Description:
The RNA shown here (transfer RNA) has 77 nucleotides and comes from a Clostridia bacterium. Rfam family: tRNA. It is annotated as a transfer RNA.
[in-house]
RNA sequence: UGAGGUGUAGCGCAGUUUGGUAGCGCGCUUGGUUCGGGACCAAGAGGCCACGAGUUCAAAUCUCGUCACCUCAACCA
Numbered sequence: 001u002g003a004g005g006u007g008u009a010g011c012g013c014a015g016u017u018u019g020g021u022a023g024c025g026c027g028c029u030u031g032g033u034u035c036g037g038g039a040c041c042a043a044g045a046g047g048c049c050a051c052g053a054g055u056u057c058a059a060a061u062c063u064c065g066u067c068a069c070c071u072c073a074a075c076c077a
Stems, first nucleotide, its partner, number of pairs: 001073007010026004020057001028044005050066005
């Protein structure tokens, strides 16, 4: 320098095909159960989807640009 991939809740990941109210597991909070803890049961909080712009009635999803990380190739030594 070129090609490809990834970026969504504290952590790990779905959701993109076919645009239409953002989900799952673990964790966290509260309550129940227990002498207490763990386990179990119930309820709840927490993300405007890496950033910016565009298209659209409507964008995590489509288009363009930027950033970070990973892989491969090339270049230099």